RNA sequence: CGCGCGGGAGAGAGUGGGGUCGGCGCUAGCCGGCGCCGCCGCCGAAGGAGCAACCGCCCCGGAAUCUCUCAGGCAAAAUGGACCGCGCG
Numbered sequence: 001c002g003c004g005c006g007g008g009a010g011a012g013a014g015u016g017g018g019g020u021c022g023g024c025g026c027u028a029g030c031c032g033g034c035g036c037c038g039c040c041g042c043c044g045a046a047g048g049a050g051c052a053a054c055c056g057c058c059c060c061g062g063a064a065u066c067u068c069u070c071a072g073g074c075a076a077a078a079u080g081g082a083c084c085g086c087g088c089g
Base pairs, nucleotide, nucleotide: 001089002088003087004086005085006084007083012040014039015038016037017036019034020033021032022031023030024029041074042073043072047070048068049067050066054062055061056060
């Protein structure tokens, strides 16, 4: 450094529009699922960027869990996930 297993957080089920599927229906409409676009709010632990504690082969380099939020993410689930533990190469 790579692979496998286990653990692994945070933040709106926001709002408007229309699309699609299913159900009900007094045929006016209503309910639910999925996803799209716009707006506002928010998170920080893929990635990215900035400062810099610190470190080193030292006047040049390496640099974060800090900061920013471009990307990413914000009901549950799923996915992802820095980091930690174990095993193997």
Background
RNAcentral holds the sequence, with entries from MGnify. Predicted 3D model of an 89-nucleotide RNA (Glycine riboswitch aptamer) from uncultured Allosphingosinicella sp. Its mean pLDDT, the model's own confidence on a scale to 100, is 80. It matches the Rfam family "Glycine riboswitch aptamer". The family is grouped with related families in Rfam's "Glycine riboswitch clan".